[in-house]
RNA sequence: GCGCCCGUAGCUCAGCUGGAUAGAGUGUUGGCCUCCGGAGCCAAAGGUCCCGCGUUCGAAUCGCGGCGGGCGCG
Numbered sequence: 001g002c003g004c005c006c007g008u009a010g011c012u013c014a015g016c017u018g019g020a021u022a023g024a025g026u027g028u029u030g031g032c033c034u035c036c037g038g039a040g041c042c043a044a045a046g047g048u049c050c051c052g053c054g055u056u057c058g059a060a061u062c063g064c065g066g067c068g069g070g071c072g073c074g
Stems, first nucleotide, its partner, number of pairs: 001073007010026004019057001028044005050066005
């Protein structure tokens, strides 16, 4: 330098056939329970879906460019 893949909650990821308030596990916080809680139960907070532009009535999802990471080739 070229090609391919990936980027979504603090962390690990699903969703990616365009459409409903964007989700799960784990973690965090509060409450309940308990002799105690790091176990169990309930609830809550937490996201410009990497950035920008475009297509569209509508974009996490499609297209283009950029940035970052991984793998391969030279």

Predicted 3D model of a 74-nucleotide RNA (transfer RNA) from Desulfovibrio sp. Model confidence (mean pLDDT): 81 of 100.